RNA sequence: AAAAUUCCGGGCGAAGGCGUCCGCCCUAAUCGCCCCCUGGGGCUAAUGACGCCUGUUCUCCA
Numbered sequence: 001a002a003a004a005u006u007c008c009g010g011g012c013g014a015a016g017g018c019g020u021c022c023g024c025c026c027u028a029a030u031c032g033c034c035c036c037c038u039g040g041g042g043c044u045a046a047u048g049a050c051g052c053c054u055g056u057u058c059u060c061c062a
Base pairs, nucleotide, nucleotide: 009026010025011024012023013022016053017052018051019050020049021048032043033042034041035040036039
């Protein structure tokens, strides 16, 4: 000096917040899909998963 591993800590998981769990990363993890095609158009879910709150949309009832 570099690499690997462990511990602690932090961060991330396509468009809101909180809690829990899971996975991933330590300068990366991550940055949705379709068509034309490299630039333009269209489309879906508020979750990585579960629960709650809020927002949006559809249907039914009062």
Predicted 3D model of a 62-nucleotide RNA (Fluoride riboswitch aptamer (crcB RNA motif)) from Thermococcus sp. The sequence was found by an Rfam model in a public genome assembly. The prediction has a mean pLDDT of 75. Rfam family: Fluoride riboswitch aptamer (crcB RNA motif). Rfam links the family to the GO terms positive regulation of gene expression and response to fluoride.